[in-house]
RNA sequence: AGAAUAUGAUCCUGGUUCAGGGUGAACGCUCGCGGUGUGGAUAAGGCAUGCAAGUCGUACGGUCCUCUAGAGUAUUGUUUUGCAAUGCUUUAGAGGAUAGUGGCGAACGGGGCAGUAACACGUCUCUAACGCACCUCGAACUCAGGCACAACCUUCCGAAAGGAAGGCUAAUUCCCGAUAGUCUCAAAUUGACAUAAGUCAAUUUGAGUAAAGGUAAGAGUUAUUCUCUUACUGGUUCGAGAGCGGGAGGCGGCCGAUCAGCUAGUUGGUGAGGUAAUGGCUCACCAAGGCUAAGACCGGUAGGGGACCUGAGAGGGUGUUCCCCGCCAAGGGCACUGAGACACGGGCCCUACUCCUACGGGAGGCAGCAGCCGAGAAUCUUGGGCAAUGGGCGCAAGCCUGACCCAGCGACACCGCGUGCCGGAAGAAGCCUUUCGGGGUGUAAACGGCUUUUCUGGGGGAGGAAGCUUUAGCUUUUAGCUAAAGUUGACAGUACCCCAGGAAUAAGGGACGACCAACUUCGUGCCAGCAGUCGCGGUAAGACGAAGGUCCCAAGCGUUACCCGGAUUUACUGGGCGUAAAGGGCGAGAAGGCGGUGAACUAAGUUAGGCUUAAAAGCUCUCGAGCUCAACUCGAGAGAAGGGUCUAAUACUGGUUCACUAGAAACUCCCAGGGGCUAGCGGAACGCACGGUGUAGGGGUGAAAUCCGAUGAUAUCGUGCGGAACGCCGAAGGCGAAGGCAGCUGGCUAGGGGAGUUUUGACGCUGAUCUCGCGAAAGCUAGGGGCGCAAACCGGAUUAGAGACCCGGGUAGUCCUAGCUGUAAACUAUGGGUGCUAACUUUGGGGAGUUUCGACCCUCUCCGAGGUAAAGCUAACGCGUCAAGCACCCCGCCUGGGGAGUACGGCCGCAAGGCUGAAACUCAAAGGAAUAGGCGGAAGCCCGAACAAGCGGUGGUCCAUGUUGCUUAAUUCGAGAGUGAACGAAGCAUCUUACCCAGGCUUGACAUCCUAUCAUCAAGCUUUACCGAAAGGUAAGGUGAGCCUACUUUUGUAGGCAGGUAGGACAGGUGCUGCAUGGCCGUCGUCAGCUCGUGGUGUGAAUCGUAACCUUAAGUGGCACAACGAGCGCAACCCCUAUCCUGUGUUAUAUGUGUCACAGGAGACUGCCGAGUAUAACUCGGAGGAAGGUGGGGAUGACGUCAGGUCUGCAUGGCCCUUAUGCCUGGGGCGGCAAACAUGGAACAAUGCUAGGUACAAAGGGAAGCAAAGGCUUAAGCCGGAGCCAAUCCCUAAAACCUAGCUCAGUUCGGAUUGCAGGCUGAAACCCGCCUGCAUGAAGCUGGAAUCGCUAGUAAUCGCGGGUCAGCUAUACCGCGGUGAAUACGUUCUCGGGCUUUGCACUCACUGCCCGUCAGGUCAGGAGAGUUGUCUUUACCUGAAGCUCUGCUUGAGCAGGGUUAGGGUAAGGGCAAUGAUCAGGGCUAAGUCGUAACAAGGUAUCGCUACUGGAAGGUGGCGAUG
Repeated sequence: AGAAUAUGAUCCUGGUUCAGGGUGAACGCUCGCGGUGUGGAUAAGGCAUGCAAGUCGUACGGUCCUCUAGAGUAUUGUUUUGCAAUGCUUUAGAGGAUAGUGGCGAACGGGGCAGUAACACGUCUCUAACGCACCUCGAACUCAGGCACAACCUUCCGAAAGGAAGGCUAAUUCCCGAUAGUCUCAAAUUGACAUAAGUCAAUUUGAGUAAAGGUAAGAGUUAUUCUCUUACUGGUUCGAGAGCGGGAGGCGGCCGAUCAGCUAGUUGGUGAGGUAAUGGCUCACCAAGGCUAAGACCGGUAGGGGACCUGAGAGGGUGUUCCCCGCCAAGGGCACUGAGACACGGGCCCUACUCCUACGGGAGGCAGCAGCCGAGAAUCUUGGGCAAUGGGCGCAAGCCUGACCCAGCGACACCGCGUGCCGGAAGAAGCCUUUCGGGGUGUAAACGGCUUUUCUGGGGGAGGAAGCUUUAGCUUUUAGCUAAAGUUGACAGUACCCCAGGAAUAAGGGACGACCAACUUCGUGCCAGCAGUCGCGGUAAGACGAAGGUCCCAAGCGUUACCCGGAUUUACUGGGCGUAAAGGGCGAGAAGGCGGUGAACUAAGUUAGGCUUAAAAGCUCUCGAGCUCAACUCGAGAGAAGGGUCUAAUACUGGUUCACUAGAAACUCCCAGGGGCUAGCGGAACGCACGGUGUAGGGGUGAAAUCCGAUGAUAUCGUGCGGAACGCCGAAGGCGAAGGCAGCUGGCUAGGGGAGUUUUGACGCUGAUCUCGCGAAAGCUAGGGGCGCAAACCGGAUUAGAGACCCGGGUAGUCCUAGCUGUAAACUAUGGGUGCUAACUUUGGGGAGUUUCGACCCUCUCCGAGGUAAAGCUAACGCGUCAAGCACCCCGCCUGGGGAGUACGGCCGCAAGGCUGAAACUCAAAGGAAUAGGCGGAAGCCCGAACAAGCGGUGGUCCAUGUUGCUUAAUUCGAGAGUGAACGAAGCAUCUUACCCAGGCUUGACAUCCUAUCAUCAAGCUUUACCGAAAGGUAAGGUGAGCCUACUUUUGUAGGCAGGUAGGACAGGUGCUGCAUGGCCGUCGUCAGCUCGUGGUGUGAAUCGUAACCUUAAGUGGCACAACGAGCGCAACCCCUAUCCUGUGUUAUAUGUGUCACAGGAGACUGCCGAGUAUAACUCGGAGGAAGGUGGGGAUGACGUCAGGUCUGCAUGGCCCUUAUGCCUGGGGCGGCAAACAUGGAACAAUGCUAGGUACAAAGGGAAGCAAAGGCUUAAGCCGGAGCCAAUCCCUAAAACCUAGCUCAGUUCGGAUUGCAGGCUGAAACCCGCCUGCAUGAAGCUGGAAUCGCUAGUAAUCGCGGGUCAGCUAUACCGCGGUGAAUACGUUCUCGGGCUUUGCACUCACUGCCCGUCAGGUCAGGAGAGUUGUCUUUACCUGAAGCUCUGCUUGAGCAGGGUUAGGGUAAGGGCAAUGAUCAGGGCUAAGUCGUAACAAGGUAUCGCUACUGGAAGGUGGCGAUG
């Protein structure tokens, strides 16, 4: 920092999506360790259990326990007195404990975020309008009395919780009195500040308010009681401080205007009450105010901030942990106590809920720490300790402390460590892949060596501790210091250290089509599935699933959710509005915003500097410290906006003042104009009425018809009436703010331009909105008017239909008056104003100059209306002094498409409807401009057997062949518009043959290799027998004994080749995929096109070149040109042919010449002449010539198109079969026949047929061949065999021509069909061949709609040959010659093609795209008789506790009033849920009806409006050009 996505491609606009960072997270898979943090976000839902606020006996009276001492008494023991022991009672003291009274604390600490849009919070100020327990400092005091109430005792009630009555008692409890001033109140005086009110200070006088003791030691005393002293600690008053609070103000920070008006204690005043204190805080009275577009009121949402996340920043989002503030404590209300509360673990009352109960009554509040249930995607232990820090109480020791410190659980986050390190193969195995050679995993492993963080076992072992107690000493006597001894650790035997052991205990998750780093194989087959976006999957998936491999991160990795970023996609930084979304239809104008020149003052904005604030933490930077590092923590320093304040500056803006004239306005003179309103007048046309002339039609259309007309139309003449609109002038012209404005004349009225430079002196520009006004057409109301035109409507046509287009009629309306409506493509799709920035030209109005007799022309200038264009701008198109350029000011509007300008609400309207104006849901686009193509029932030019002009056919009949269909065991397969259908097939009886039935074979009919085995049974050849349809199988013989090498005398031995058998690799497949392919072919099309290099233009796709003009068969050539050249095509080169020449002469020629054959040349090139054209290219005409303008024909097929055809010619990837989908054999089928189509043949006859006679070719073929002569047969054919391996021999002509007959008929036409008899080929002719003879003698008399071929040696017609082939289905195909025409005016139309222009919403490219109704499914929203819930307002009734007031009273009593939470009744308002049904909308591979739009879309389209129709839509009126 960007990327993907629209398009055939491009640029732009514009949305969607992704890559980054973050989280109190959750989910999935996985998991070795430690440190530091963090953890109920949902139900402010409900809670079992334990703990979370107590402490003080140095305030007090009791009570209990222990000890000591004294006294009394009882019992027991011992030897009696006595003594001893024990128990009890009592007194005194000491120690310990503590229910109660009392004091302090409980208002802190801890939790939560429901409420709150508020001075709640933040920040800066103010309080002269205030308070304060504990603490500190200063001053002064602490005197003397009294009455109670708990505890306790007695009695009583209650299940309990608790309570009642009576009696006793203490205090640092309570009360009275004394004393007191720098206290309070009142009055007075003075001073200071201010001077409006007032406030403060000082002085004087008067009045008033205080207190509490305790402990220790000592002394005195009869005394333990009393008194005094000292110390410590308390108490009271006043003042001050510190710190903490109360109150007030400025500024700041959410959404909705579909919330526009709100307010009655409301706003202010006077007085009073209340408070620590100001104040409508409360009350009485008076006045009628107060707030609001700078957003009141209402509704929704929300604790605020420090900060946190993101971002370059500006911003945007968030408010967990930590800190500050606020608020809350089951839901509400209320006060009490107190320094402080309207009080989380206090009280009273109401409500809901839970629990106990003896049914009478009671108890409770985890949003404290743990914990439970519930809800939820989801959030921990009913742990240890007060050792530390902090808090409460206490003189202290100490006690309490779920604050806190620690531990536990969770990868929830951040940080750190580890899972080993070194060596180890041209590289094991396994797995994957492969072109089978190999490659990958991969130094990875194994293996060798090393180390021990971690782990296990053992041992040692902290810091965190400061204090406290006792004793001793010192001392400035203090909240002091020193020393010794003792003592205090939850964490924890933890951190850390040492020893031993041994690589030992430790890796996963996601991804791999592009974005986005990373690729292959298999499986699957639009299935299963994936997916953030684009999109993958329909048999070769790098996108699904698996595997191997790779990439990324790593104790984590992914997914989901949310926030910022990217997004300049709300644009302050930093966007736009001609056509993409977007300029209000137009004006006037209050608020607001902005504002000319010179000067003075000011200093609000602005700028600079200082001071202050900006809590700490956090963040950034610098330096340092502690945990081994880091995270984390600690220390020091620096840092930003913002607020306040002081000082300074004065350029600019603002304010005040004085001037000015360039803006603006006024004045004088002149000018143009369909500007507006109103009255009158005019002619043409039209319709009607009347009259005349006149007769059969008129009218209308593509063609018709409806219609009018013998009751006299149309036509024509005359007269009259009527309404509407104003020809020519007229224009790119004029006027107006826009809508709009047109015959002529008058009246009233508004605006504009020019000249003069006379006046005012900034008076200006813009303009939300409540307002005001204007505003085409259609439409509405009322009244007129109504010629023509004409929605609706009625007919006629057209049509499949025609609710349309066309025609005939025709009503609203169109016109006038008075009102309403308020919209248009109300458009220049371009808001208004001001200034600046090249030119040229046309035109309207005015002026000046020059000139003239006067004008015109000409030059300059101001104001309009246009055209072309510089710079510049723009995505491009285009704009360009009338800007869409360069700038400033103000307003309006836009933020993806659809839903939708719809719904709801509000306002306006008589209505139609208008203005304002969403959401759910849905899509990944929608759009602008331009480019290339394709297309057009668009235009221009041109070509072609394309049409036309002709000739002959097809379509009708019969037959042949092919195809479809049907049938079948099989009727093998392929080919399907043109470009399939006498096509593959240049030959289907068997074979072919791929199909069917049946019978067989299994390393195979065929190829290569390996292993084993065989060898006097080698192979090969061959015989026989049996089974069989054959293939094949079984069995028995004969012949035969190969080739090479080595050894050996030979016989022979060994090995190899060849071979048999068996086994294994493999063969084989006309099985599938022509949409995996090669090759080949068809077609557009023998059409003239298709491209490239350099250069130019354009942001780019692209374009120029290859457009214009002339010409050509041709992108053929010329000329011109931002092009210059080149390539593939065209043409030419090649072959055949027409003429001539030369040479040669076999097989041609009787011979010569010639012909002929072969070979080689010549010839034709627009070369020559003329004309035309711009000269050229070229065209036309002519000459010569066998041939004349590529002479005729052939071969030759550009870039490409059709996923065209072919896997069944061949080749080939992949898949499939392998005793069968392979191979062999017999038979059948490919030939089947209701029907349809295609290509042909023969005909229908006289230009013919039949019979007879007779002439003339070319090109081919021939040895398993062609076959002559001659003979036989009616004929096919047979016999025969000369000749010929071919210019030698053979196959070998017909039509034509001549003669005769037939005479228009189903015939002497026509020959199908059928019967009989023959011939030929072949192993075989039944299915299923050809030929011959005789007999039979069908349809058919020239063919509907439609359609094909052909432009000259062509069509037509006539025969001949060849390939394939045993034969043949050939009438086919490929060739050959004979005879031999007609016609072309021409390019309007049909078809195809080329070039150019144009339009396009098409690009799968018009067989395109696409609109609406209807039908089915589904989704969300709206309306809806209503119903339900919730919140809230108003009025009234009732009304607890508490507070307050009053009365009776004096008992901490009774009664009543006021006020409130709550409850009830009635009427509304907001929101939500639901509702039969209704209307529209979105989405939905293959439904129905039409074809509205895109091309002139076949009636140009669209906007507004009205009517109308199944539907798109149609028609009328006005408007726009998109």